Overview
Predicted 3D model of a 276-nucleotide RNA (Archaeal signal recognition particle RNA) from a Desulfurococcaceae archaeon. It matches the Rfam family "Archaeal signal recognition particle RNA". Gene Ontology terms of the family: signal recognition particle, plasma membrane targeting and SRP-dependent cotranslational protein targeting to membrane, signal sequence recognition. On this family, see Rosenblad et al., Nucleic Acids Res 2003: "SRPDB: Signal Recognition Particle Database". Its Rfam clan is "SRP clan". A source record names the gene ffs. Model confidence (mean pLDDT): 76 of 100. RNAcentral holds the sequence, with entries from ENA.
RNA sequence: GACAGGGGUAGGCCCUGGAUUAACCAGGGCAGAGAACCCCGCUAGCUACAACACUACGCACUAUCCCUCACGCGUAGGCAAUGAAACCCGCCCCGUGGGGCUGGUGGAGGCUGGGCCCCCUCUGGAGAGAGGGGGUGAACAGCCUUAGCUGGGGGAACCAGGCCAGGCCCGGAAGGGAGCAACCUAACCCUGGACACCAGCGUUCAUGGGUCACCGGGGGGAGCCGGCGUGAGACGGCUCUAGUGCGUAGUGUUGUAGCUAGCGGGGAGCUCUGUC
Numbered sequence: 001g002a003c004a005g006g007g008g009u010a011g012g013c014c015c016u017g018g019a020u021u022a023a024c025c026a027g028g029g030c031a032g033a034g035a036a037c038c039c040c041g042c043u044a045g046c047u048a049c050a051a052c053a054c055u056a057c058g059c060a061c062u063a064u065c066c067c068u069c070a071c072g073c074g075u076a077g078g079c080a081a082u083g084a085a086a087c088c089c090g091c092c093c094c095g096u097g098g099g100g101c102u103g104g105u106g107g108a109g110g111c112u113g114g115g116c117c118c119c120c121u122c123u124g125g126a127g128a129g130a131g132g133g134g135g136u137g138a139a140c141a142g143c144c145u146u147a148g149c150u151g152g153g154g155g156a157a158c159c160a161g162g163c164c165a166g167g168c169c170c171g172g173a174a175g176g177g178a179g180c181a182a183c184c185u186a187a188c189c190c191u192g193g194a195c196a197c198c199a200g201c202g203u204u205c206a207u208g209g210g211u212c213a214c215c216g217g218g219g220g221g222a223g224c225c226g227g228c229g230u231g232a233g234a235c236g237g238c239u240c241u242a243g244u245g246c247g248u249a250g251u252g253u254u255g256u257a258g259c260u261a262g263c264g265g266g267g268a269g270c271u272c273u274g275u276c
Base pairs, nucleotide, nucleotide: 001276002275003274004273005272006271007270012030013029014028015027016026017025018024037267038266039265040264041263042262043261044260045259046258047257048256049255050254051253052252053251054250055249056248057247058246059245060244061243062242063241065237066236068234069233071231072230073229074228075227077225078224082222087218088217089216090215092210093209094208095207096206097205098204099203100201101200102199103198104197105196106195109144110143111142112141113140115136116135117134118133119132120131121130122129123128149193150192151191152190153189154188160185161184162183168177169176170175
């Protein structure tokens, strides 16, 4: 001096606690002269900050952006089958009245007589007859009034009215009575028409008012109107477009700082045993 094995120190790393901090201090632990440690440089990544660029959003201001107005120029087109403005009207909107249509609702009230029911008096041998009173009523007749009328159909075995064949009852008879079915009528139900009232309207006429942008008519006017393009201007605006400034966020580039990793160069560098 080299190699192998061990000890120990500097420096490093980890944990715990303390402190104004990743950086300092204390305690414990790990590996430990190296793949470790220290210094320098390069590269890459991450983080922070700054600058710049771009994007998005927000705010402010503005425009060559938006709106309106009038003007100049050009021009499609319109115009003597008469341009433009003013003006009037129709169309349109609101209301009122009449009609029309649609829908809904509705069928009144009263009087008189007859009828029906009940009661009383009198007459008759029975059936019954005469007179009077009360009640009822949708029915039968008439009248008044009403918009409140009308056509068709149904309509209760009896308990609705009329008329009641047959049969029943009274009677010597004449005659009379109650009364089912059928028939007629009526309450009630269904349905149609007309009428009355109410409501509504893709309806019409008249009338009052509003509007008249578009479309249409009239009127006026003896010559322009005019969509579009373009120029310059004014009032206003920030919806669109664009710009400027500020802010926020994101992305990228560059720089600085820190950390981490890799690479390169350099530095420091104790001791024991064994072998050569």